[in-house]
RNA sequence: GGAGGAGAAGAGACGGUCGCCGCGGAGGCAACUCCGGGGAGGAAAGUCCGAACUCCGCAGGGCAGCGUGCUGGGUAACGCCCAGUCGGCGCAAGCCGAAGGAAAGUGCCACAGAAAACACACCGCCCAAGCGUCGCGGCGCCGCAAGGGGCCGUGGCGACGGCAAGGGUGAAAAGGUGCGGUAAGAGCGCACCGCACCUCCGGUGACGGAGGUGGCCAGGUAAACCCCACGCGGAGCAAGAGCAAAUAGGGGAGAUGCCAAGGGGUGGCCCGCCCUGACGCUCCCGGGUAGCUCGCACGAUCCGGCGGGUAACCGCCGGGCUAGAGGAAUGACCGUCGCCCGGGGCCCAGCGCCCCGGGAACAGAAUUCGGCUUAUUUUCUCCUCCGGCC
Numbered sequence: 001g002g003a004g005g006a007g008a009a010g011a012g013a014c015g016g017u018c019g020c021c022g023c024g025g026a027g028g029c030a031a032c033u034c035c036g037g038g039g040a041g042g043a044a045a046g047u048c049c050g051a052a053c054u055c056c057g058c059a060g061g062g063c064a065g066c067g068u069g070c071u072g073g074g075u076a077a078c079g080c081c082c083a084g085u086c087g088g089c090g091c092a093a094g095c096c097g098a099a100g101g102a103a104a105g106u107g108c109c110a111c112a113g114a115a116a117a118c119a120c121a122c123c124g125c126c127c128a129a130g131c132g133u134c135g136c137g138g139c140g141c142c143g144c145a146a147g148g149g150g151c152c153g154u155g156g157c158g159a160c161g162g163c164a165a166g167g168g169u170g171a172a173a174a175g176g177u178g179c180g181g182u183a184a185g186a187g188c189g190c191a192c193c194g195c196a197c198c199u200c201c202g203g204u205g206a207c208g209g210a211g212g213u214g215g216c217c218a219g220g221u222a223a224a225c226c227c228c229a230c231g232c233g234g235a236g237c238a239a240g241a242g243c244a245a246a247u248a249g250g251g252g253a254g255a256u257g258c259c260a261a262g263g264g265g266u267g268g269c270c271c272g273c274c275c276u277g278a279c280g281c282u283c284c285c286g287g288g289u290a291g292c293u294c295g296c297a298c299g300a301u302c303c304g305g306c307g308g309g310u311a312a313c314c315g316c317c318g319g320g321c322u323a324g325a326g327g328a329a330u331g332a333c334c335g336u337c338g339c340c341c342g343g344g345g346c347c348c349a350g351c352g353c354c355c356c357g358g359g360a361a362c363a364g365a366a367u368u369c370g371g372c373u374u375a376u377u378u379u380c381u382c383c384u385c386c387g388g389c390c
Stems, first nucleotide, its partner, number of pairs: 001386010012337007020039002023036005041362001045373002048371005053236004065232005070084005085099001086097004100227002105225002107221003122167002124163003131158009141148002175193006194216001195214008240294004250285005262276005301320008339359008347350001
């Protein structure tokens, strides 16, 4: 100098002017005015997990459904974090892992390929045995002969026989390498590696190490159904609670119209008598809505120190109070300084000072916390590998 890995910190400071939203105080009948003080984040985001809180449901247990899935620890809890184990990637620093079960059962494995699972045979290899076929040799048999057929031995070729080493297909082909062995081969035999089981040792454990036994019942897939273990009731601050108009509607009482109209009873009918009697009005009661208030900012809180723990984290002591709006405020401009980038200059040559120009991201609380993920800018520290110079 280059390439890479891990972690940490910050996200400007001060002053002025003009605004915005709450709070406190003063003045004012009120509208409002004045003074003081406060006002976003590391992710406030996605709303993906886990909780607090609230209401509804619930004796207890089970089924279904959903989720999680190596071990130990942390935590209010978690699918998060820490420490480890195993596996994978990387030369390394390091990083990644839904990492239980495929000897409970079922399903699936495209294309290619002979065969994708009760293994198989396309090319290939081999004729030891048996078989077929073509020869050769020997010995019998039948026939007058030409000839025919049999048995034994032997050589070649072969598949309807043997093999699975090699080639080929595939993401994957029934352990790997080597030696022996064989007709050719093959855990067929042996050594080492791998695998399974047993014993011992180490570890809380996942697991690791050593020794022995077994030629090794047998592919993959469970982010396929499934099995096993554990966990889970639902909805969410528009939860929920309090106060409470106007209008409409519900219930009750009263006044009035004052012997009324209407209706009912008595009665054959009429009169009479008796009972009932509304719209509206006034008052009261209760429910709901608008509106207002609470929930809602002292909390699994923040900062510092000490102690415990490898760490996550926990404990003790001291200090601090840090937005609470309700369609949603937290902004804009100017100056000085600081930061970064580019160019130039100076010299005491330091990654120093000065001058000029430019730049500053992602983003926006809405009940609140703990996480994860995603977006984004700058700086610093440590580590690894490679190259150059001294």

The RNA shown here (Bacterial RNase P class A) has 390 nucleotides and comes from an Acidobacteriota bacterium. A source record names the gene rnpB. Of the family's consensus pairs, 94% are formed in the model. Its mean pLDDT, the model's own confidence on a scale to 100, is 77. It matches the Rfam family "Bacterial RNase P class A". Rfam's curators write: Ribonuclease P (RNase P) is a ubiquitous endoribonuclease, found in archaea, bacteria and eukarya as well as chloroplasts and mitochondria. The RNAcentral record of the sequence draws on ENA.